Predicted 3D model of a 692-nucleotide part of an RNA (large-subunit ribosomal RNA, domain II) from Candidatus Microsaccharimonas sp. NCBI's taxonomy places the organism under Bacteria, Candidatus Saccharimonadota, Saccharimonadales (SeqCode), Saccharimonadaceae (SeqCode), Candidatus Microsaccharimonas.

Context: one part of a larger RNA
RNA sequence: CCCGACGAGUUACCCUCCGUGGCCUGGUUAAGGCAGGUCCAGCCGGAGCCAUAGCGAACGCGAGCCUCAAUAGGGCGAUGUCGUCGCGGGGGGUAGACCCGAAACCGUGUGAGCUACCCAUGAGCAGGGUGAAGUGUCCCUAACCGGACAUGGAGGCCCGCACCGGUGUCGGUUACAAACGGCUCGGAUGACUUGUGGGUGGGGGUGAAAUGCCAAUCGAACACGGAGAUAGCUGGUUCUCCCCGAAAUGCAUUGAGGUGCAGCCCGGGUUCUAUGCGGCUGCGGGAGGUAGAGCGCUGUUGGCCUGCGGGGGCUUCACCGCCUACCAACGGCCGGCAAACUUCCAAUGCCCGCAGCUGUCCCCCGGAGUGAGACGGCGGGUGCGAAUGUCCGUCGUCAACAGGGCAACAACCCAGACCGCCAGCUAAGGUCCCCAAGUGAACGCUCAGUGCGAAAGGUUGUGGGGUCGCGCAGACAACCAGGAGGUUGGCUUAGAAGCAGCCACCCUUCAAAGAGUGCGUAACAGCUCACUGGUCGAGUGAUCCUGCGCCGACAAUGUAACGGGACUUAAGCGUUUCACCGAAGCUGCGGAUACAUCUGCUUUGCGCAGAUGUGUGGUAGGGGAGCGUCGUCCACGCAACGAAGCGGCCGCGUAAGCGCGCCGUGGAGUGUGGUCGAGUGCGAAUGUCGGG
Numbered sequence: 001c002c003c004g005a006c007g008a009g010u011u012a013c014c015c016u017c018c019g020u021g022g023c024c025u026g027g028u029u030a031a032g033g034c035a036g037g038u039c040c041a042g043c044c045g046g047a048g049c050c051a052u053a054g055c056g057a058a059c060g061c062g063a064g065c066c067u068c069a070a071u072a073g074g075g076c077g078a079u080g081u082c083g084u085c086g087c088g089g090g091g092g093g094u095a096g097a098c099c100c101g102a103a104a105c106c107g108u109g110u111g112a113g114c115u116a117c118c119c120a121u122g123a124g125c126a127g128g129g130u131g132a133a134g135u136g137u138c139c140c141u142a143a144c145c146g147g148a149c150a151u152g153g154a155g156g157c158c159c160g161c162a163c164c165g166g167u168g169u170c171g172g173u174u175a176c177a178a179a180c181g182g183c184u185c186g187g188a189u190g191a192c193u194u195g196u197g198g199g200u201g202g203g204g205g206u207g208a209a210a211u212g213c214c215a216a217u218c219g220a221a222c223a224c225g226g227a228g229a230u231a232g233c234u235g236g237u238u239c240u241c242c243c244c245g246a247a248a249u250g251c252a253u254u255g256a257g258g259u260g261c262a263g264c265c266c267g268g269g270u271u272c273u274a275u276g277c278g279g280c281u282g283c284g285g286g287a288g289g290u291a292g293a294g295c296g297c298u299g300u301u302g303g304c305c306u307g308c309g310g311g312g313g314c315u316u317c318a319c320c321g322c323c324u325a326c327c328a329a330c331g332g333c334c335g336g337c338a339a340a341c342u343u344c345c346a347a348u349g350c351c352c353g354c355a356g357c358u359g360u361c362c363c364c365c366g367g368a369g370u371g372a373g374a375c376g377g378c379g380g381g382u383g384c385g386a387a388u389g390u391c392c393g394u395c396g397u398c399a400a401c402a403g404g405g406c407a408a409c410a411a412c413c414c415a416g417a418c419c420g421c422c423a424g425c426u427a428a429g430g431u432c433c434c435c436a437a438g439u440g441a442a443c444g445c446u447c448a449g450u451g452c453g454a455a456a457g458g459u460u461g462u463g464g465g466g467u468c469g470c471g472c473a474g475a476c477a478a479c480c481a482g483g484a485g486g487u488u489g490g491c492u493u494a495g496a497a498g499c500a501g502c503c504a505c506c507c508u509u510c511a512a513a514g515a516g517u518g519c520g521u522a523a524c525a526g527c528u529c530a531c532u533g534g535u536c537g538a539g540u541g542a543u544c545c546u547g548c549g550c551c552g553a554c555a556a557u558g559u560a561a562c563g564g565g566a567c568u569u570a571a572g573c574g575u576u577u578c579a580c581c582g583a584a585g586c587u588g589c590g591g592a593u594a595c596a597u598c599u600g601c602u603u604u605g606c607g608c609a610g611a612u613g614u615g616u617g618g619u620a621g622g623g624g625a626g627c628g629u630c631g632u633c634c635a636c637g638c639a640a641c642g643a644a645g646c647g648g649c650c651g652c653g654u655a656a657g658c659g660c661g662c663c664g665u666g667g668a669g670u671g672u673g674g675u676c677g678a679g680u681g682c683g684a685a686u687g688u689c690g691g692g
Base pairs, nucleotide, nucleotide: 001692002691003690004689005688006687011095012094013093014092015091016090017089018088019087020086021085022084023083026050027049028048032044033043034042054061055060064076065075066074067073098236099235101233105226106225107224108223109222110221116200117199118198119197120196121195122194123193124192125190127159128158129157130155134151135150136149137148138147139146163187164186165185168183169182170181171180202218204214205213206212211220239626240625241624242623243622244621249262250261251260252259253258263370264369265367266366267365268364269363276360277359278358279357280356281355282354283353284352285351286350292344293342294341298338299337300336301335302334303333304332305331309327310326311324312323313322314321373398374397375396376395377394378393379392380391381390382389403414404413405412418591419590420589421588423587424586425585429581430580431579432565433564434563438578440577441576442575443574444573445572451567457551458550459549461548462547463546464545465544466543467542468541469540470539478535479534480533481532482531484508485507486506489503490502491501514529518527519526592616593615594614595613596612597611598610599609600608601607602605627681629678630677631676633674634673635672636671637670638669645665646664647663648662649661650659651658652657
């Protein structure tokens, strides 16, 4: 991992609602009893319970009662009543209460044959080295002290087996082993090691202390019990079809992944009520301060003017006074800004009324689920006018929706799948090939493979449009020529001559020529420009708006930024146009089913048949109808001339499923119709057991 079997809303009592039945001169018995057969059935048994009157905390009063001074008011009742006892079902409560699952808590015991420490009594430690005290002899001394050499054999001494340990590394890692093996390493006469017997116990022991150890278990052992602890948590929860179909919000919560009430869903009732309620459209009336706008208010703000007051300076014995390129109130002019500003003020939305079209509300009872939402568009807060961010409002979709498109892609675009068809039309999107349909038509644009990813910024790429100059009295570009004089303007400067810098920027000659555009010199010189004439002969400049392009453009395995191939008067882009393709949409044909209406039949019933219309996506969830398994009872059948079961073929039904029927296997029970009752349906629970 697979297969098989087993595997989860049960039972008792109480409450409540629905269905169904009995009785309703109210209903019903409980324990117990009656019998020459127990249970069952039958019959007694009326104690008790519910109903028949309510109100009040109660005394109590009573179709009323309570509150209260009240014969005001108000609350709950009466008057238009409904019951009770079974059975079945939905839900709630109490119980383990759908099943499995803790970590833990408590009680009573069992453990120190492992290990920690202790007590008692035993045992063990090759060999080698070092050489303490003491002692002896000699030397020294007055005597000590001291020295030398011997002797001696101390030590948590040294090296190193056994023994005890476990430093580093390698292997091992479904191991040889639930802690091992190789090499290496520490202690090795000691706080040493070890045998045997004994002691200490679970909030306790023991501990040279790590929360270590107390039997492969220790921040509190193990076994059994309380016990099916509890689990607002996770997982699992078994056949079919039909009808409807949510929520992820509000308020509250020791509340936030739970729960209560409301909201939203389902079933039933009231039973067709409709001049009511909802939706859309039109008309009429209304509340309001948003978008926008505005600056009169509240604030704020740029520029200019004025300049209260202040700062600074001058002056004065003081008071005054004067000046100021500083700040600046009020006021004036021009111009802005505001969620918490408004002299103004929409569109929508909201409320009311009338009309048309359209749907069906409200209320009561029973059953839920939901209370983690997500993305997209629009209006906002927050954030960085960040986020597949976060928080609101509003609409849509997903959630709970399949189909077509977007290459692929819950949320985007189109469109809501009852079933069948080798029929037709369309939507979004497409029509060169992959790939269904145009290598369709008309007019333009693009040369960048732009299309087929991107900004500030840049661009004499190219198309369209506007405005303003110059131009056959000759423009623009190019070429030929001129580009002068006062004058080296003045100042400055070592110098400053058009050309370091400062100031001024005139006059003359002229076709024209700046007190000089750039290069240049130390300064001059020199080159050049503006400006003018000539040659040439028709357009040439500036600027604005706009279409499509270009640069800006760098990432890690391999093209890899059109899905691919490929595409250039297009298979790209813009405008127009005709045709076609394209979905589970729409249509056609056949069929099923729910509801409504109508018709017919009718053993009149919650009956059958037909027609028409409208529906039939669906998670949580509600409702309905069925299939199958095991057993009870009744009726009728089958079976050794072969039951069930199993294998195969064939067939039937909308599904669960079913079957006369045939063949084989098998060898003793079993089927159909109905009734009642359940240990009644498995793919999932790291499910349990068995097998592979």
The RNAcentral record of the full RNA draws on ENA. It matches the Rfam family "Bacterial large subunit ribosomal RNA". Gene Ontology terms of the family: structural constituent of ribosome and ribosome.